[in-house]
Molecule: small-subunit ribosomal RNA
Organism: metagenome
RNA sequence: AGAGUUUGAUCCCGGCUCAGGAUGAACGCUAGCGGCAGGCUUAAUACAUGCAAGUCGAGGGGUAACAGGGAAGCUUGCUUCCGCUGACGACCGGCGCACGGGUGCGUAACGCGUAUGCAACCUACCUCUAACUGGGGAACAGCCCCGAGAAAUCGGGAUUAAUACCUCAUAACAUUUAUCAUUCGCACGUUUGAUAAAUUAAAGUUUCGACGGUUAGAGAUGGGCAUGCGUGACAUUAGUUAGUUGGUGAGGUAACGGCUCACCAAGACAGCGAUGUCUAGGGGUUCUGAGAGGAUCUUCCCCCACACUGGUACUGAGACACGGACCAGACUCCUACGGGAGGCUGCAGUAAGGAAUAUUGGUCAAUGGACGAGAGUCUGAACCAGCCAUGCCGCGUGCAGGAUGACGGCCCUACGGGUUGUAAACUGCUUUUGUAUAGGAAGAAACCUCACUACGUGUAGUGGGCUGACGGUACUAUACGAAUAAGCACCGGCUAACUCCGUGCCAGCAGCCGCGGUAAUACGGAGGGUGCAAGCGUUAUCCGGAUUUAUUGGGUUUAAAGGGUGCGCAGGCGGAAUGAUUAGUCAGUGGUGAAAUCCUACAGCUCAACUGUAGAACUGCCAUUGAUACUGUCAUUCUUGAGUACAGUUGAAGUAGGCGGAAUGUAUCAUGUAGCGGUGAAAUGCAUAGAUAUGAUACAGAACUCCUAUAGCGAAGGCAGCUUACUAAACUGUAACUGACGCUCAGGCACGAAAGCGUGGGGAGCAAACAGGAUUAGAUACCCUGGUAGUCCACGCCGUAAGCGAUGAUCACUCGUUGUUGGCAACACAUCGUCAGCGACUGAACGAAAGUAUUAAGUGAUCCACUUGGGGAGUACGAUCGCAAGGUUGAAACUCAAAGGAAUUGACGGGGGCCGCACAAGCGGUGGAGCAUGUGGUUUAAUUCGAUGCAACGCGAAGAACCUUACCUACCCUUGACAUUGACAGAAUCCAGUAGAGAUACAGGAGUGCCUUCGGGCCUGGAAAACAGGUGCUGCAUGGCUGUCGUCAGCUCGUGUCGUGAGAUGUUGGGUUAAGUCCCGCAACGAGCGCAACCCUUAUCCUUAGUUGCCAGCACGUUAUGGUGGGAACUCUAAGGAGACUGCCGGUGAUAAGCCGGAGGAAGGUGGGGAUGACGUCAAGUCAUCAUGGCCCUUAUGGGUAGGGCUACACACGUGCUACAAUGGCCAGUACAGAGGGCUGCAAACUCGCGAGAGCAAGCAAAUCCCACAAAGCUGGUCGUAGUCCGGAUUGGAGUCUGCAACUCGACUCCAUGAAGUUGGAAUCGCUAGUAAUCGUGAAUCAGAAUGUCACGGUGAAUACGUUCCCGGGCCUUGUACACACCGCCCGUCACACCAUGGGAGUGGGCUGCAAAAGAAGUGGGUAGUUUAACCUUCGGGAGAACGCUCACCACUUUGUGGUUCAUGACUGGGGUGAAGUCGUAACAAGGUA
Repeated sequence: AGAGUUUGAUCCCGGCUCAGGAUGAACGCUAGCGGCAGGCUUAAUACAUGCAAGUCGAGGGGUAACAGGGAAGCUUGCUUCCGCUGACGACCGGCGCACGGGUGCGUAACGCGUAUGCAACCUACCUCUAACUGGGGAACAGCCCCGAGAAAUCGGGAUUAAUACCUCAUAACAUUUAUCAUUCGCACGUUUGAUAAAUUAAAGUUUCGACGGUUAGAGAUGGGCAUGCGUGACAUUAGUUAGUUGGUGAGGUAACGGCUCACCAAGACAGCGAUGUCUAGGGGUUCUGAGAGGAUCUUCCCCCACACUGGUACUGAGACACGGACCAGACUCCUACGGGAGGCUGCAGUAAGGAAUAUUGGUCAAUGGACGAGAGUCUGAACCAGCCAUGCCGCGUGCAGGAUGACGGCCCUACGGGUUGUAAACUGCUUUUGUAUAGGAAGAAACCUCACUACGUGUAGUGGGCUGACGGUACUAUACGAAUAAGCACCGGCUAACUCCGUGCCAGCAGCCGCGGUAAUACGGAGGGUGCAAGCGUUAUCCGGAUUUAUUGGGUUUAAAGGGUGCGCAGGCGGAAUGAUUAGUCAGUGGUGAAAUCCUACAGCUCAACUGUAGAACUGCCAUUGAUACUGUCAUUCUUGAGUACAGUUGAAGUAGGCGGAAUGUAUCAUGUAGCGGUGAAAUGCAUAGAUAUGAUACAGAACUCCUAUAGCGAAGGCAGCUUACUAAACUGUAACUGACGCUCAGGCACGAAAGCGUGGGGAGCAAACAGGAUUAGAUACCCUGGUAGUCCACGCCGUAAGCGAUGAUCACUCGUUGUUGGCAACACAUCGUCAGCGACUGAACGAAAGUAUUAAGUGAUCCACUUGGGGAGUACGAUCGCAAGGUUGAAACUCAAAGGAAUUGACGGGGGCCGCACAAGCGGUGGAGCAUGUGGUUUAAUUCGAUGCAACGCGAAGAACCUUACCUACCCUUGACAUUGACAGAAUCCAGUAGAGAUACAGGAGUGCCUUCGGGCCUGGAAAACAGGUGCUGCAUGGCUGUCGUCAGCUCGUGUCGUGAGAUGUUGGGUUAAGUCCCGCAACGAGCGCAACCCUUAUCCUUAGUUGCCAGCACGUUAUGGUGGGAACUCUAAGGAGACUGCCGGUGAUAAGCCGGAGGAAGGUGGGGAUGACGUCAAGUCAUCAUGGCCCUUAUGGGUAGGGCUACACACGUGCUACAAUGGCCAGUACAGAGGGCUGCAAACUCGCGAGAGCAAGCAAAUCCCACAAAGCUGGUCGUAGUCCGGAUUGGAGUCUGCAACUCGACUCCAUGAAGUUGGAAUCGCUAGUAAUCGUGAAUCAGAAUGUCACGGUGAAUACGUUCCCGGGCCUUGUACACACCGCCCGUCACACCAUGGGAGUGGGCUGCAAAAGAAGUGGGUAGUUUAACCUUCGGGAGAACGCUCACCACUUUGUGGUUCAUGACUGGGGUGAAGUCGUAACAAGGUA
């Protein structure tokens, strides 16, 4: 410090997630030791038991228990007595119990923090100072007696002490009052001093040293009160408040104060957030963070609050009191039922709750506290120990050597190698830890005591002695022996670490992205590895990363986000100059900022954690001094901001009135006749009762043609005929006036399109709703015909819009070019300056980019508004406005990992521009018939398998009767039909028999090998075992091959340049071409694969060669024939050359490329044809050609045999053949090819047969012989438009050939038969020239079996205006919400399941307001009544007090009525999420109606 995740890829916005640190933690697995810390976060729930606050006899009366002493009795070790002594239960009294310890309920508060103040206060014990400590008296506990009660406890009587209580004396510097002087002060007042008057005190003990007691003053300590500032959330809480705010007086308090009361006034608080609701103890700190911040309050320290719940006071220096009191309530316990007792949020402990948190331990040895003169007692404070890996820190589980790199495991390309791994074994060494034994602390210094010293007791000092829970612990030494000690998580990316097996969208994993559907580094196991380590992971929470709330440090054109616009109070900000002040600001100084913590240094535990000492820091607050630039404030000026005045100009600016013409509609009249109107096409509609059309007249309402525009005006909405009145504004000029009067603006007020609402008018046209007609599968739409609200006017509401420049207002500054509107200036109609607007283009700069760019989205300033992932949702609830419709404000649960912006490359479009037999123009077909063939389907024991839009379907198959054959049935074989190894045996091989459907089984005969390096090899049989075999599966694991787009013209690269980048450029553009073909231009320059060419063939010529081919001339011969001699001319054959290149001419084009025309030429613009198929697409096809990974079968899914099947047949489709006839059929005659094949072959000729063919047989391994007569054509004849002299299916009969074999199931021949069919619906195919069409010929396969396939030649057309349309493709451009790429994406209702939520008759709780009732205990007031020790008394009584009664306040409680919140509720509303449900197709392309 970053990373993953939206996309095909990119940049950005933006969320989600991860890596880090931390914890009072918990859970899972595991666990050797020690040190230091920590340990109910939940039920402030309930508590059994023990302990946690006592002490003082040197205050007192005393003597219940213990001990000592004394005395008495006697059963001589017991009983009784004596307060005599040590001591001491209970009691009176003093001090303490308000500390220490616990918890965090309440509290949003002067509670806390910080800083001040108290001239408005208190303070026991302690210290210092001053003074005093003298008399007297009456009681009450206890003890004793009596009584009540179960108990707790209580009542009565008698007697009694005190440092308990009362009273008198003395007393002022105390308190109060008055007077005078004095300090300070605006004033109330206040400081100091003086004088006078009044009031008030005490306690004793004693060893005689002292300790106490009272008063006053001072200090210290601790508290009380007040104030400034700081200290949560919600505005869907906006108004709150009657003791409320203030005053006067009184009361009360330690003290100020509405603290309380009486009266008076009407204030007080609040947008700088009152009041209300919810949450919460606060701080030092702790965690995190670079910091600023954010979160936090457990341990330790400070403060606060509380003590079963609520209330109350008493005592006291201090409490409204944790282990005190009273009352009320709930709960628990005891009870004799009458009545009582209790409060662990002290330490342990129990129950409960919970994921979860310890011992009913030891000691007062130390530190501290209470009391005491002291010894001492008490102390669950404290110090220690126990439990727990809860955390931090430290140590160990050994070290060195040791390679046949052992065994075993795992993996692999597997006779072997790799890894575990120097790891182990084995050898040597060490001993922390451990076990055993022995020694053994510091923490202890005091108090006290003994001795001594200093001065006189007594104090002070020195020395000795006493005291340790922890603990025989830490620590030390010796012995023993590697001995006692390693796990957890992870290994797809983020993120360090990889293989095998199992599983097969199952089981499962998962923090995010995501993995798993038969080869999973992601699931489970194993081996190996990585990380950390006595721990490791998971979960939860906080900070960080997150600049993702942005002060540091974000944004708002399009990503979320500028208010619809203006005016404007508060608020914020504000021009120039001078002076004053010093509030802000800056600097110095002082005080404070507790300690602990953090940091630094040093030190102590063996180190560290931990601890100690010192320093620094605590960024803060307060005070004071100084500075005065800036800001503020005050004062005085200025003119440039702003405004005014005067003069002029401009405009669809506003309001009200008047006027105008065209059009439309209607009415009347006239002319006129059959249609009009409307649409893609129609129909509804109107029209013979006269429409439409035309003319005239009249009326009505609404809107204003042309001018009219990237023009004008207005704040925005908005504003358009002409004209008048009124109103407002802007601009320009002058620089006369005022003198900062300004800018922005929460709340507020006003305006605010259209639609809508209310009342009253108006209503021509248009037109929601509605009706009808069409369209359609449907059409509640788009189209058409009608048509009502409305649109118009007046008045009043509504207050919203994509109210948009998706861009808030104001001010200043910052390159240029150009157009235009309105002014001003210059002699000028040239030209140009200036001010204010409205536009276009382009720099810097900015921006994610698109883009913006003086009209900023640039650079700065001020103010306002708004934003913080998508959905849920602008919804719900609440509030508010509105007549309503609805508006404004505006959530949450839940759910997803995205949603989004800009740009890029593709793909697509019922977007736009070029080509192709793509259409069009033509010719011929298919689709109808019969048959052939293939496919689907069906059937079957099987009808083997594959191919399935184009690009499967006369396809694999260039040929299924058996074989083929993979399928079915039946019968057989199991190392096998086949390969390798192979002990052993033998030649191989041939002939032939029986059974069987055959495979096979059994039996017989003949034969006795060849080579050799003498080991053996070739060949045959063959046990056992390795293994063979598989047309079994997966073409979605693959290789190879192939199809298709497409013979379309494209596909890319290097370097450079542009862009943040994906990418672009090049390859686009202007021309041109069949072509990314070529030329020109150009930030590109080059190159590669494709195109073209090179190759084959064909068309012309030449050369060479001349048999089997040829024959002009010469010769011979034949009925005839190159038959023969001969020839080498020609044709031809087959080798090599030539030739064609836009080369030449004209035109055109840009002077180019090229195009058009022409010449020459056999051929002319790639001459025709072929081979040749770029990068890639389709998970295209093929595991059944072959090869091959994995899986599967192994007496079978392998192998053999026979028969059957692949040939089935209600049907559907594809591809063909033959036809339907006269451009024809039939008959007769007659002419002309090319290319092939041939020995298991082609077969002439001859004979026979009507024929298929048969017999016999010459020739030919072929330019020689044969197949082999080419046919259409031509000539002549016949038929005469008919189911025919067309057509030939089907069927009967008879045959031929092939072949072991033609039944299932071959081809052909002859005779006979003579079906459908008379040119084929929707639709659809091929073809642009030697092509289509038509005619025949040959070959492969093959025993036989083509209408198929492949090849060959003969005859030989028509048409192309053209690119609008269909299909396909390429390039450019455009849009996109598509990228699995339109066979895409995607919306809504309905149905089903689940989830959260709103409403809801209501129901049940919590909190709380108001009005009342009620009134315990207590305090205060009053007081008829009762009682009464201290004092006074004239002895009668009084003062005072207590009880009682009563009044006021008040807790629990009760009633009524509201508010608020939570839960629940039949039913109901929408929302979200779900696998392939239903209906449509709304959006994305012009998405088919933008």